[in-house]
RNA sequence: UGAUCCCGUGCGGGAGAGAGGGGCGCAUCCGGCUUGCCGGAGAGCGCCCUCGCCGAAGGCGCAACCGGCCCCCGGAAACGCUCAGGCAAAAGGGCCGCAUGGGGAAG
Numbered sequence: 001u002g003a004u005c006c007c008g009u010g011c012g013g014g015a016g017a018g019a020g021g022g023g024c025g026c027a028u029c030c031g032g033c034u035u036g037c038c039g040g041a042g043a044g045c046g047c048c049c050u051c052g053c054c055g056a057a058g059g060c061g062c063a064a065c066c067g068g069c070c071c072c073c074g075g076a077a078a079c080g081c082u083c084a085g086g087c088a089a090a091a092g093g094g095c096c097g098c099a100u101g102g103g104g105a106a107g
Base pairs, nucleotide, nucleotide: 001107005103006102007101008100009099010098011097012096013095018051020050021049022048023047024046025045026044028041029040030039031038032037033036052087053086054085058083059081060080061079065075066074067073068072
């Protein structure tokens, strides 16, 4: 000085699945006349319940696969489970690209 490798940061891209149903409250709009009450509306907001679904934050697995001192132990997926999360937009998003900081290190 320093590649493969590991970690972080910034930018860009990034899938899947119901704008489901019901209840309550608030706001907005419209109508009525009893002037403060009633009724209606929708893809608004919050909470609760319920049905269906997705997997690419996280998590879990008795799990493919890999390693070892090998019938045991360790690591562990884009597989599986859906606890969490998500199913208009927004946010998030495994992973990919570019830039950058750090670690370590063959040469």
A computed fold for a 107-nucleotide RNA from an Acetobacteraceae bacterium, annotated as Glycine riboswitch aptamer.
Its Rfam family is "Glycine riboswitch aptamer". About the family: This family represents the bacterial glycine riboswitch. Glycine riboswitches usually consist of two metabolite-binding aptamers domains with similar structures in tandem. The aptamers cooperatively bind glycine to regulate the expression of downstream genes. In Bacillus subtilis, this riboswitch is found upstream of the gcvT operon which controls glycine degradation.
NCBI's taxonomy places the organism under Bacteria, Pseudomonadota, Alphaproteobacteria, Acetobacterales, Acetobacteraceae.
The sequence was found by an Rfam model in a public genome assembly.